[in-house]
RNA sequence: GCCGGUGUAGCCAAGUGGUAAGGCGCCGUCUUGGUAGGACGGUCAUCGUGGGUUCGAUUCCCACCUCCGGCU
Numbered sequence: 001g002c003c004g005g006u007g008u009a010g011c012c013a014a015g016u017g018g019u020a021a022g023g024c025g026c027c028g029u030c031u032u033g034g035u036a037g038g039a040c041g042g043u044c045a046u047c048g049u050g051g052g053u054u055c056g057a058u059u060c061c062c063a064c065c066u067c068c069g070g071c072u
Stems, first nucleotide, its partner, number of pairs: 001071005007065001010024003018055001025043007048064005
């Protein structure tokens, strides 16, 4: 330099045109003599950045950026 992949919450991770699941964590309550464990409730995502297409974009297109891999 070229090609491919990757980016979603504090962490992991699903979703692939109709406004984002789940788990861990964290907070509260209950349970316990007290912890742990368990139950219930709550909390947190401008979906890497900027444009474009569309009535509507996490999703499709373009450029750039991060990280990973391959080729030379």
A computed fold for a 72-nucleotide RNA from a Myxococcales bacterium, annotated as transfer RNA. The coordinates come from a structure-prediction model, not an experiment, and the mean pLDDT is 82. It matches the Rfam family "tRNA". About the family: Transfer RNA (tRNA) molecules are approximately 80 nucleotides in length. The source organism's lineage runs through Bacteria, Pseudomonadati, Myxococcota, Myxococcia and Myxococcales. The RNAcentral record of the sequence draws on ENA.